About this RNA
A computed fold for a 75-nucleotide RNA from Niabella sp. CPT15-335-S13, annotated as transfer RNA. The RNAcentral record of the sequence draws on ENA, MGnify and Rfam. The coordinates come from a structure-prediction model, not an experiment, and the mean pLDDT is 82. Lineage of the source: Bacteria > Pseudomonadati > Chitinophagia > Chitinophagales > Niabella. Rfam family: tRNA. Its family is annotated with triplet codon-amino acid adaptor activity in the Gene Ontology. It is annotated as a transfer RNA.
[in-house]
RNA sequence: AGAUCCGUAGCUCAGCCUGGUUAGAGCACUACACUGAUAAUGUAGGGGUCACCAGUUCAAAUCUGGUCGGGUCUA
Repeated sequence: AGAUCCGUAGCUCAGCCUGGUUAGAGCACUACACUGAUAAUGUAGGGGUCACCAGUUCAAAUCUGGUCGGGUCUA
C1' cells in the first nucleotide's frame, strides 16, 4: 500500500443479511427481602449519542458514502 472482518450498557455479546412494537441478554452495580453476619437465592431499579460525520427514506443500530480505531491476510 491492497483485501477482508469488527466497533451496540462497566465487561462479554445478540439484533444488522430482509428498515417499522419501548434497543435487548448474561455477568457486574444499587436498594429491599432472607441471614447472627456474609455468600447464595428472590424481587425491584439505575445505566446506551448503537464509534463519528453526512446522505437516502414517512421512518435508520439496520441501507449508501466518507472519517477514526482495532483484528486477520497478502505484498